[in-house]
RNA sequence: GGACGCUUAGCUCAGUUGGUAGAGCGUCUCGUUGACGUCGAGAAGGUCAGUGGUUCGAACCCACUAGUGUCCA
Repeated sequence: GGACGCUUAGCUCAGUUGGUAGAGCGUCUCGUUGACGUCGAGAAGGUCAGUGGUUCGAACCCACUAGUGUCCA
RNA backbone atom coordinates (compact mmCIF):
# COMPACT_ATOMS: atom_id res chain seq x y z
P G A 1 -0.75 3.80 3.56
O5' G A 1 -0.80 2.82 2.30
C5' G A 1 -0.66 3.38 1.00
C4' G A 1 -0.67 2.25 0.00
C3' G A 1 -1.92 1.36 0.00
O3' G A 1 -2.99 1.93 -0.71
C1' G A 1 0.00 0.00 0.00
P G A 2 -4.50 1.63 -0.22
O5' G A 2 -4.75 0.15 -0.65
C5' G A 2 -4.76 -0.20 -2.02
C4' G A 2 -4.90 -1.70 -2.20
C3' G A 2 -6.12 -2.32 -1.53
O3' G A 2 -7.31 -2.16 -2.29
C1' G A 2 -4.22 -3.63 -1.04
P A A 3 -8.74 -2.16 -1.55
O5' A A 3 -8.94 -3.69 -1.12
C5' A A 3 -9.08 -4.68 -2.12
C4' A A 3 -9.30 -6.04 -1.48
C3' A A 3 -10.41 -6.10 -0.44
O3' A A 3 -11.69 -6.19 -1.00
C1' A A 3 -8.49 -7.17 0.39
P C A 4 -12.97 -5.56 -0.25
O5' C A 4 -13.22 -6.56 0.96
C5' C A 4 -13.43 -7.94 0.73
C4' C A 4 -13.36 -8.72 2.02
C3' C A 4 -14.23 -8.21 3.13
O3' C A 4 -15.58 -8.61 2.98
C1' C A 4 -12.08 -8.69 3.98
P G A 5 -16.74 -7.90 3.83
O5' G A 5 -16.53 -8.57 5.28
C5' G A 5 -16.88 -7.88 6.44
C4' G A 5 -16.33 -8.61 7.65
C3' G A 5 -16.68 -7.97 8.98
O3' G A 5 -17.95 -8.40 9.42
C1' G A 5 -14.36 -8.37 8.90
P C A 6 -19.02 -7.30 9.82
O5' C A 6 -18.53 -6.87 11.27
C5' C A 6 -18.31 -7.85 12.28
C4' C A 6 -17.46 -7.29 13.40
C3' C A 6 -17.96 -5.98 14.01
O3' C A 6 -18.97 -6.19 14.97
C1' C A 6 -15.64 -5.86 13.59
P U A 7 -20.10 -5.05 15.19
O5' U A 7 -19.29 -3.92 15.96
C5' U A 7 -18.66 -4.21 17.21
C4' U A 7 -18.00 -2.95 17.77
C3' U A 7 -18.97 -1.80 18.07
O3' U A 7 -18.62 -1.14 19.28
C1' U A 7 -17.29 -1.09 16.59
P U A 8 -19.42 -1.54 20.63
O5' U A 8 -20.95 -1.25 20.26
C5' U A 8 -21.47 0.06 20.25
C4' U A 8 -22.93 0.04 20.62
C3' U A 8 -23.27 -0.59 21.96
O3' U A 8 -23.02 0.27 23.05
C1' U A 8 -24.75 -1.41 20.32
P A A 9 -22.43 -0.32 24.39
O5' A A 9 -23.62 -0.07 25.47
C5' A A 9 -23.89 1.27 25.92
C4' A A 9 -24.23 1.23 27.41
C3' A A 9 -23.20 0.47 28.27
O3' A A 9 -23.05 1.15 29.50
C1' A A 9 -25.36 -0.43 28.56
P G A 10 -21.79 2.12 29.75
O5' G A 10 -20.72 1.13 30.42
C5' G A 10 -19.46 1.68 30.88
C4' G A 10 -18.75 0.63 31.73
C3' G A 10 -18.60 -0.71 31.05
O3' G A 10 -17.40 -0.78 30.29
C1' G A 10 -19.60 -1.02 33.18
P C A 11 -17.35 -1.52 28.87
O5' C A 11 -17.33 -3.08 29.22
C5' C A 11 -16.20 -3.66 29.86
C4' C A 11 -16.45 -5.12 30.13
C3' C A 11 -16.90 -5.93 28.93
O3' C A 11 -15.78 -6.39 28.14
C1' C A 11 -18.34 -6.38 30.73
P U A 12 -16.03 -6.67 26.57
O5' U A 12 -16.97 -7.96 26.51
C5' U A 12 -16.50 -9.21 27.01
C4' U A 12 -17.56 -10.27 26.81
C3' U A 12 -18.19 -10.31 25.43
O3' U A 12 -17.38 -10.99 24.48
C1' U A 12 -19.87 -10.42 27.08
P C A 13 -17.59 -10.77 22.89
O5' C A 13 -19.10 -11.25 22.74
C5' C A 13 -19.94 -10.61 21.79
C4' C A 13 -21.36 -11.06 22.07
C3' C A 13 -22.38 -10.68 21.02
O3' C A 13 -22.34 -11.61 19.95
C1' C A 13 -23.24 -10.15 23.15
P A A 14 -23.05 -11.25 18.56
O5' A A 14 -24.54 -11.61 18.97
C5' A A 14 -25.61 -10.90 18.38
C4' A A 14 -26.90 -11.36 19.01
C3' A A 14 -28.11 -10.88 18.21
O3' A A 14 -28.42 -11.79 17.16
C1' A A 14 -28.37 -10.27 20.47
P G A 15 -28.38 -11.22 15.67
O5' G A 15 -29.51 -10.10 15.70
C5' G A 15 -30.81 -10.44 16.12
C4' G A 15 -31.60 -9.19 16.41
C3' G A 15 -31.57 -8.13 15.29
O3' G A 15 -32.45 -8.45 14.23
C1' G A 15 -31.23 -7.10 17.38
P U A 16 -32.13 -7.91 12.81
O5' U A 16 -32.84 -9.01 11.88
C5' U A 16 -32.06 -9.84 11.02
C4' U A 16 -32.93 -10.96 10.52
C3' U A 16 -34.38 -10.53 10.22
O3' U A 16 -34.48 -9.93 8.93
C1' U A 16 -34.37 -12.50 11.50
P U A 17 -34.85 -8.45 8.82
O5' U A 17 -35.08 -8.27 7.25
C5' U A 17 -33.93 -8.00 6.38
C4' U A 17 -34.41 -7.28 5.16
C3' U A 17 -35.18 -6.02 5.48
O3' U A 17 -34.95 -5.05 4.45
C1' U A 17 -36.61 -7.57 4.41
P G A 18 -34.29 -3.70 4.84
O5' G A 18 -34.98 -3.21 6.17
C5' G A 18 -34.25 -3.11 7.41
C4' G A 18 -34.78 -1.96 8.26
C3' G A 18 -36.28 -2.01 8.52
O3' G A 18 -36.51 -1.45 9.79
C1' G A 18 -35.76 -0.01 7.43
P G A 19 -37.46 -2.31 10.86
O5' G A 19 -38.43 -1.19 11.42
C5' G A 19 -37.92 -0.15 12.26
C4' G A 19 -39.05 0.67 12.84
C3' G A 19 -40.15 -0.18 13.49
O3' G A 19 -40.70 0.53 14.57
C1' G A 19 -41.04 1.08 11.68
P U A 20 -40.42 -0.10 16.07
O5' U A 20 -39.76 1.09 16.85
C5' U A 20 -40.18 2.48 16.66
C4' U A 20 -39.90 3.20 17.94
C3' U A 20 -38.94 2.50 18.88
O3' U A 20 -38.17 3.47 19.60
C1' U A 20 -41.03 2.76 19.94
P A A 21 -36.58 3.45 19.50
O5' A A 21 -36.18 1.95 19.84
C5' A A 21 -36.12 1.53 21.20
C4' A A 21 -35.39 0.23 21.34
C3' A A 21 -35.11 -0.18 22.78
O3' A A 21 -36.26 -0.89 23.28
C1' A A 21 -33.13 -0.36 21.48
P G A 22 -36.30 -1.31 24.82
O5' G A 22 -35.72 -2.78 24.71
C5' G A 22 -35.16 -3.41 25.85
C4' G A 22 -34.74 -4.80 25.46
C3' G A 22 -33.88 -5.49 26.49
O3' G A 22 -34.66 -6.10 27.51
C1' G A 22 -32.88 -5.71 24.36
P A A 23 -34.00 -6.39 28.93
O5' A A 23 -33.19 -7.74 28.72
C5' A A 23 -33.86 -8.93 28.33
C4' A A 23 -32.87 -10.05 28.08
C3' A A 23 -31.91 -10.33 29.23
O3' A A 23 -32.48 -11.17 30.22
C1' A A 23 -30.71 -10.20 27.20
P G A 24 -32.04 -11.01 31.74
O5' G A 24 -30.61 -11.69 31.80
C5' G A 24 -30.47 -13.08 31.54
C4' G A 24 -29.00 -13.45 31.45
C3' G A 24 -28.13 -12.97 32.61
O3' G A 24 -28.21 -13.81 33.75
C1' G A 24 -27.08 -12.42 30.58
P C A 25 -28.18 -13.18 35.21
O5' C A 25 -26.69 -12.63 35.37
C5' C A 25 -25.60 -13.53 35.41
C4' C A 25 -24.27 -12.80 35.27
C3' C A 25 -24.03 -11.71 36.30
O3' C A 25 -23.59 -12.21 37.57
C1' C A 25 -23.45 -10.93 34.16
P G A 26 -24.06 -11.41 38.90
O5' G A 26 -23.40 -9.96 38.77
C5' G A 26 -21.98 -9.81 38.84
C4' G A 26 -21.57 -8.41 38.49
C3' G A 26 -22.16 -7.30 39.37
O3' G A 26 -21.45 -7.17 40.60
C1' G A 26 -22.35 -6.68 37.12
P U A 27 -22.24 -6.73 41.93
O5' U A 27 -22.69 -5.22 41.61
C5' U A 27 -21.72 -4.19 41.47
C4' U A 27 -22.39 -2.86 41.27
C3' U A 27 -23.48 -2.51 42.28
O3' U A 27 -22.94 -1.98 43.47
C1' U A 27 -24.27 -2.07 40.09
P C A 28 -23.69 -2.32 44.89
O5' C A 28 -25.01 -1.43 44.84
C5' C A 28 -24.94 -0.02 44.79
C4' C A 28 -26.31 0.59 44.58
C3' C A 28 -27.40 0.10 45.54
O3' C A 28 -27.35 0.75 46.80
C1' C A 28 -28.23 0.06 43.33
P U A 29 -27.88 -0.03 48.10
O5' U A 29 -29.47 -0.01 47.93
C5' U A 29 -30.18 1.23 47.92
C4' U A 29 -31.64 1.00 47.67
C3' U A 29 -32.32 -0.02 48.55
O3' U A 29 -32.66 0.48 49.83
C1' U A 29 -32.96 -0.38 46.31
P C A 30 -32.72 -0.53 51.09
O5' C A 30 -34.03 -1.38 50.83
C5' C A 30 -35.31 -0.74 50.82
C4' C A 30 -36.38 -1.69 50.38
C3' C A 30 -36.45 -3.02 51.12
O3' C A 30 -37.08 -2.90 52.40
C1' C A 30 -36.64 -3.43 48.82
P G A 31 -36.67 -3.92 53.60
O5' G A 31 -37.29 -5.31 53.12
C5' G A 31 -38.68 -5.47 52.98
C4' G A 31 -39.03 -6.83 52.41
C3' G A 31 -38.45 -8.03 53.17
O3' G A 31 -39.21 -8.36 54.32
C1' G A 31 -38.16 -8.33 50.84
P U A 32 -38.45 -8.86 55.62
O5' U A 32 -37.88 -10.27 55.19
C5' U A 32 -38.75 -11.35 54.88
C4' U A 32 -37.98 -12.55 54.37
C3' U A 32 -36.84 -13.02 55.25
O3' U A 32 -37.30 -13.83 56.33
C1' U A 32 -36.12 -12.93 53.01
P U A 33 -36.83 -13.49 57.82
O5' U A 33 -35.26 -13.83 57.81
C5' U A 33 -34.81 -15.17 57.64
C4' U A 33 -33.31 -15.23 57.72
C3' U A 33 -32.69 -14.48 58.90
O3' U A 33 -32.76 -15.27 60.09
C1' U A 33 -31.51 -13.97 56.91
P G A 34 -33.19 -14.58 61.47
O5' G A 34 -32.03 -13.53 61.75
C5' G A 34 -32.21 -12.47 62.70
C4' G A 34 -30.87 -11.92 63.12
C3' G A 34 -29.96 -11.55 61.96
O3' G A 34 -30.23 -10.24 61.50
C1' G A 34 -28.77 -12.90 63.49
P A A 35 -30.31 -9.94 59.97
O5' A A 35 -28.79 -9.98 59.47
C5' A A 35 -27.87 -8.97 59.86
C4' A A 35 -26.47 -9.35 59.47
C3' A A 35 -26.26 -9.70 58.00
O3' A A 35 -26.10 -8.55 57.20
C1' A A 35 -25.26 -11.36 59.35
P C A 36 -26.61 -8.56 55.71
O5' C A 36 -25.59 -9.50 54.93
C5' C A 36 -24.26 -9.07 54.71
C4' C A 36 -23.40 -10.20 54.19
C3' C A 36 -23.87 -10.87 52.91
O3' C A 36 -23.52 -10.14 51.74
C1' C A 36 -23.27 -12.53 54.47
P G A 37 -24.49 -10.18 50.50
O5' G A 37 -24.46 -11.71 50.01
C5' G A 37 -23.29 -12.26 49.41
C4' G A 37 -23.42 -13.75 49.27
C3' G A 37 -24.55 -14.27 48.41
O3' G A 37 -24.22 -14.26 47.04
C1' G A 37 -24.53 -15.45 50.43
P U A 38 -25.38 -13.94 45.97
O5' U A 38 -26.36 -15.19 46.11
C5' U A 38 -25.93 -16.50 45.76
C4' U A 38 -26.98 -17.53 46.13
C3' U A 38 -28.34 -17.31 45.51
O3' U A 38 -28.43 -17.81 44.19
C1' U A 38 -28.61 -17.73 47.81
P C A 39 -29.25 -16.97 43.10
O5' C A 39 -30.74 -17.02 43.63
C5' C A 39 -31.45 -18.25 43.76
C4' C A 39 -32.76 -18.04 44.48
C3' C A 39 -33.65 -16.92 43.93
O3' C A 39 -34.41 -17.35 42.80
C1' C A 39 -33.50 -16.72 46.26
P G A 40 -34.76 -16.26 41.69
O5' G A 40 -35.88 -15.38 42.39
C5' G A 40 -37.14 -15.97 42.74
C4' G A 40 -38.03 -14.97 43.43
C3' G A 40 -38.20 -13.62 42.73
O3' G A 40 -39.15 -13.68 41.68
C1' G A 40 -37.75 -13.24 45.00
P A A 41 -38.98 -12.69 40.43
O5' A A 41 -39.34 -11.25 41.04
C5' A A 41 -40.65 -10.98 41.49
C4' A A 41 -40.74 -9.58 42.07
C3' A A 41 -40.25 -8.44 41.19
O3' A A 41 -41.20 -8.07 40.19
C1' A A 41 -39.38 -8.17 43.35
P G A 42 -40.65 -7.50 38.80
O5' G A 42 -40.00 -6.08 39.16
C5' G A 42 -40.83 -5.00 39.53
C4' G A 42 -40.02 -3.89 40.17
C3' G A 42 -39.09 -3.09 39.27
O3' G A 42 -39.77 -2.15 38.46
C1' G A 42 -38.01 -3.57 41.31
P A A 43 -39.04 -1.65 37.08
O5' A A 43 -37.86 -0.71 37.59
C5' A A 43 -38.14 0.48 38.31
C4' A A 43 -36.86 1.13 38.79
C3' A A 43 -35.88 1.55 37.71
O3' A A 43 -36.24 2.79 37.13
C1' A A 43 -34.72 0.44 39.45
P A A 44 -35.72 3.14 35.64
O5' A A 44 -34.22 3.61 35.85
C5' A A 44 -33.91 4.70 36.70
C4' A A 44 -32.43 4.72 37.01
C3' A A 44 -31.52 4.80 35.78
O3' A A 44 -31.36 6.14 35.36
C1' A A 44 -30.76 3.09 37.23
P G A 45 -31.31 6.43 33.81
O5' G A 45 -29.97 5.73 33.30
C5' G A 45 -28.72 6.15 33.82
C4' G A 45 -27.64 5.18 33.42
C3' G A 45 -27.58 4.89 31.93
O3' G A 45 -26.83 5.89 31.26
C1' G A 45 -27.52 2.87 33.14
P G A 46 -27.51 6.66 30.03
O5' G A 46 -27.26 5.66 28.80
C5' G A 46 -25.96 5.12 28.58
C4' G A 46 -25.74 4.87 27.12
C3' G A 46 -26.19 5.97 26.19
O3' G A 46 -25.22 6.21 25.20
C1' G A 46 -27.21 3.91 25.58
P U A 47 -24.62 7.73 25.03
O5' U A 47 -25.23 8.25 23.65
C5' U A 47 -26.63 8.45 23.52
C4' U A 47 -26.95 8.93 22.13
C3' U A 47 -26.20 8.23 20.98
O3' U A 47 -27.07 8.16 19.85
C1' U A 47 -25.70 10.53 20.96
P C A 48 -27.16 6.85 19.04
O5' C A 48 -26.12 5.81 19.70
C5' C A 48 -24.87 5.51 19.05
C4' C A 48 -24.63 4.02 19.03
C3' C A 48 -24.24 3.44 17.67
O3' C A 48 -23.21 2.48 17.84
C1' C A 48 -26.12 2.30 18.50
P A A 49 -22.12 2.28 16.64
O5' A A 49 -21.01 3.34 16.97
C5' A A 49 -20.55 3.54 18.32
C4' A A 49 -19.42 4.53 18.34
C3' A A 49 -19.65 5.76 17.49
O3' A A 49 -20.40 6.75 18.17
C1' A A 49 -17.54 4.83 16.98
P G A 50 -21.48 7.60 17.29
O5' G A 50 -20.57 8.64 16.50
C5' G A 50 -19.74 9.56 17.19
C4' G A 50 -18.92 10.37 16.21
C3' G A 50 -19.71 11.03 15.10
O3' G A 50 -20.30 12.25 15.52
C1' G A 50 -17.86 9.92 14.18
P U A 51 -21.70 12.71 14.83
O5' U A 51 -21.29 13.21 13.38
C5' U A 51 -20.40 14.32 13.21
C4' U A 51 -20.04 14.50 11.76
C3' U A 51 -21.21 14.57 10.78
O3' U A 51 -21.83 15.83 10.75
C1' U A 51 -19.57 13.11 9.94
P G A 52 -23.41 15.89 10.42
O5' G A 52 -23.52 15.48 8.89
C5' G A 52 -23.06 16.38 7.89
C4' G A 52 -22.93 15.68 6.55
C3' G A 52 -24.21 15.15 5.91
O3' G A 52 -24.99 16.17 5.31
C1' G A 52 -22.54 13.51 5.72
P G A 53 -26.58 15.94 5.17
O5' G A 53 -26.73 14.75 4.11
C5' G A 53 -26.34 14.95 2.76
C4' G A 53 -26.40 13.66 1.97
C3' G A 53 -27.79 13.04 1.80
O3' G A 53 -28.52 13.67 0.77
C1' G A 53 -26.24 11.34 2.38
P U A 54 -30.12 13.63 0.84
O5' U A 54 -30.51 12.11 0.61
C5' U A 54 -30.31 11.51 -0.65
C4' U A 54 -30.82 10.07 -0.65
C3' U A 54 -32.25 9.91 -0.18
O3' U A 54 -33.19 10.16 -1.23
C1' U A 54 -30.87 8.30 0.88
P U A 55 -34.48 11.08 -0.96
O5' U A 55 -35.36 10.21 0.04
C5' U A 55 -35.88 8.97 -0.34
C4' U A 55 -36.45 8.23 0.85
C3' U A 55 -37.43 9.02 1.71
O3' U A 55 -38.73 9.08 1.14
C1' U A 55 -35.89 7.86 3.09
P C A 56 -39.55 10.48 1.18
O5' C A 56 -39.96 10.59 2.71
C5' C A 56 -40.50 11.82 3.20
C4' C A 56 -41.02 11.60 4.62
C3' C A 56 -40.08 10.91 5.58
O3' C A 56 -39.17 11.82 6.15
C1' C A 56 -42.16 9.85 5.69
P G A 57 -37.62 11.40 6.27
O5' G A 57 -37.67 10.22 7.33
C5' G A 57 -38.01 10.49 8.71
C4' G A 57 -38.18 9.19 9.47
C3' G A 57 -36.97 8.27 9.50
O3' G A 57 -36.06 8.66 10.51
C1' G A 57 -38.91 7.02 8.98
P A A 58 -34.48 8.52 10.16
O5' A A 58 -34.17 6.96 10.11
C5' A A 58 -34.51 6.12 11.20
C4' A A 58 -33.42 5.06 11.39
C3' A A 58 -32.05 5.63 11.79
O3' A A 58 -31.35 4.67 12.59
C1' A A 58 -31.87 4.53 9.72
P A A 59 -31.50 4.66 14.18
O5' A A 59 -30.37 3.66 14.67
C5' A A 59 -29.00 4.07 14.57
C4' A A 59 -28.10 2.86 14.50
C3' A A 59 -28.16 2.13 13.15
O3' A A 59 -27.25 2.68 12.24
C1' A A 59 -28.38 0.57 14.93
P C A 60 -27.68 2.85 10.65
O5' C A 60 -28.01 1.38 10.14
C5' C A 60 -27.01 0.36 10.20
C4' C A 60 -27.62 -0.97 9.83
C3' C A 60 -28.19 -1.03 8.42
O3' C A 60 -27.93 -2.31 7.85
C1' C A 60 -29.88 -1.51 9.99
P C A 61 -26.77 -2.45 6.76
O5' C A 61 -27.30 -1.57 5.56
C5' C A 61 -28.09 -2.14 4.49
C4' C A 61 -28.28 -1.14 3.39
C3' C A 61 -27.05 -0.30 3.04
O3' C A 61 -26.18 -1.03 2.17
C1' C A 61 -28.91 1.12 3.24
P C A 62 -24.58 -0.77 2.24
O5' C A 62 -24.43 0.66 1.56
C5' C A 62 -24.71 0.84 0.19
C4' C A 62 -24.41 2.28 -0.22
C3' C A 62 -23.06 2.83 0.20
O3' C A 62 -22.02 2.40 -0.67
C1' C A 62 -24.74 4.39 0.72
P A A 63 -20.52 2.25 -0.09
O5' A A 63 -20.03 3.76 0.04
C5' A A 63 -19.86 4.56 -1.12
C4' A A 63 -19.48 5.98 -0.72
C3' A A 63 -18.28 6.10 0.23
O3' A A 63 -17.04 5.99 -0.46
C1' A A 63 -20.02 7.48 1.00
P C A 64 -15.77 5.32 0.27
O5' C A 64 -15.29 6.45 1.28
C5' C A 64 -14.82 7.70 0.78
C4' C A 64 -14.82 8.73 1.89
C3' C A 64 -13.94 8.41 3.09
O3' C A 64 -12.56 8.68 2.86
C1' C A 64 -16.04 9.20 3.82
P U A 65 -11.45 7.82 3.70
O5' U A 65 -11.60 8.36 5.18
C5' U A 65 -11.32 9.71 5.50
C4' U A 65 -11.62 9.99 6.95
C3' U A 65 -10.95 9.07 7.97
O3' U A 65 -9.60 9.39 8.18
C1' U A 65 -13.23 9.38 8.55
P A A 66 -8.58 8.22 8.65
O5' A A 66 -9.04 7.89 10.14
C5' A A 66 -8.97 8.89 11.15
C4' A A 66 -9.54 8.35 12.46
C3' A A 66 -8.99 7.01 12.93
O3' A A 66 -7.73 7.13 13.55
C1' A A 66 -11.34 7.01 13.13
P G A 67 -6.69 5.89 13.47
O5' G A 67 -7.30 4.82 14.49
C5' G A 67 -7.44 5.14 15.87
C4' G A 67 -8.26 4.06 16.57
C3' G A 67 -7.77 2.64 16.40
O3' G A 67 -6.69 2.33 17.23
C1' G A 67 -10.10 2.72 16.07
P U A 68 -5.57 1.25 16.71
O5' U A 68 -6.34 -0.14 16.71
C5' U A 68 -6.82 -0.72 17.92
C4' U A 68 -7.69 -1.92 17.64
C3' U A 68 -7.06 -3.00 16.77
O3' U A 68 -6.20 -3.85 17.49
C1' U A 68 -9.25 -2.55 16.01
P G A 69 -5.03 -4.63 16.69
O5' G A 69 -5.79 -5.82 15.99
C5' G A 69 -6.41 -6.84 16.77
C4' G A 69 -7.18 -7.81 15.89
C3' G A 69 -6.41 -8.45 14.78
O3' G A 69 -5.62 -9.54 15.21
C1' G A 69 -8.50 -7.72 13.96
P U A 70 -4.29 -9.97 14.35
O5' U A 70 -4.87 -10.71 13.07
C5' U A 70 -5.56 -11.94 13.21
C4' U A 70 -6.15 -12.38 11.87
C3' U A 70 -5.17 -12.44 10.72
O3' U A 70 -4.38 -13.64 10.71
C1' U A 70 -7.12 -11.34 10.02
P C A 71 -2.90 -13.63 10.06
O5' C A 71 -3.15 -13.48 8.48
C5' C A 71 -3.77 -14.53 7.76
C4' C A 71 -4.16 -14.06 6.37
C3' C A 71 -3.02 -13.59 5.48
O3' C A 71 -2.28 -14.65 4.90
C1' C A 71 -4.82 -12.07 5.32
P C A 72 -0.76 -14.42 4.43
O5' C A 72 -0.89 -13.45 3.17
C5' C A 72 -1.51 -13.90 1.99
C4' C A 72 -1.50 -12.81 0.93
C3' C A 72 -0.15 -12.18 0.64
O3' C A 72 0.65 -12.97 -0.23
C1' C A 72 -1.79 -10.49 0.86
P A A 73 2.27 -12.93 -0.10
O5' A A 73 2.66 -11.47 -0.60
C5' A A 73 2.41 -11.08 -1.95
C4' A A 73 2.66 -9.59 -2.12
C3' A A 73 4.04 -9.08 -1.69
O3' A A 73 5.04 -9.35 -2.65
C1' A A 73 2.35 -7.65 -0.87

The RNA shown here (transfer RNA) has 73 nucleotides and comes from a Candidatus Peribacteria bacterium. Its mean pLDDT, the model's own confidence on a scale to 100, is 81. It was read from a public genome assembly. The organism belongs to Candidatus Peribacteria, within Bacteria. Its Rfam family is "tRNA". From the family's description: Transfer RNA (tRNA) molecules are approximately 80 nucleotides in length.